[in-house]
RNA sequence: CUCUUAUCCAGAGAGGUGGAGGGACAGGCCCUGCGAAACCCAGCAACCGUCAUGCAUGAGGCAUGAUAGGUGCUAAUUCCUUCAAAGUAUUUUUUGCUUUGAUAGAUAAGAG
Numbered sequence: 001c002u003c004u005u006a007u008c009c010a011g012a013g014a015g016g017u018g019g020a021g022g023g024a025c026a027g028g029c030c031c032u033g034c035g036a037a038a039c040c041c042a043g044c045a046a047c048c049g050u051c052a053u054g055c056a057u058g059a060g061g062c063a064u065g066a067u068a069g070g071u072g073c074u075a076a077u078u079c080c081u082u083c084a085a086a087g088u089a090u091u092u093u094u095u096g097c098u099u100u101g102a103u104a105g106a107u108a109a110g111a112g
Base pairs, nucleotide, nucleotide: 001112002111003110004109005108006107007106008105013041015040016039017038021031022030023029026081027080028079042074043073044072047070048069049067050066051065052064053063054062055061078104082102083101084100085099086098087097088096089095
């Protein structure tokens, strides 16, 4: 980098260093010297790992709970947006809303 699977309306800092940028891209709309990014510390969380209990199998396993070891995360739904289908409101066009799916992105695990 590519592919596969799962998740993305929950959660988490008046801390220290640092100094101007940041929210993926584009547009919008925002955050930021009442200090951005980054690093440290602190915290959140159960994807992987570990442990316990129960269930099941020929074996692989499954469920629940605990745990911060490996990652991840700690403004705003993935901050909002695009396409399709169905439903719904509207007299029609248009438009709005809801649901589902697709695309893009993020994270985890696995494969190449």

SAM riboswitch aptamer (S box leader) from Alkalibacillus salilacus, 112 nucleotides, folded computationally. The sequence was found by an Rfam model in a public genome assembly. Model confidence (mean pLDDT): 79 of 100. The organism belongs to Alkalibacillus, within Bacteria.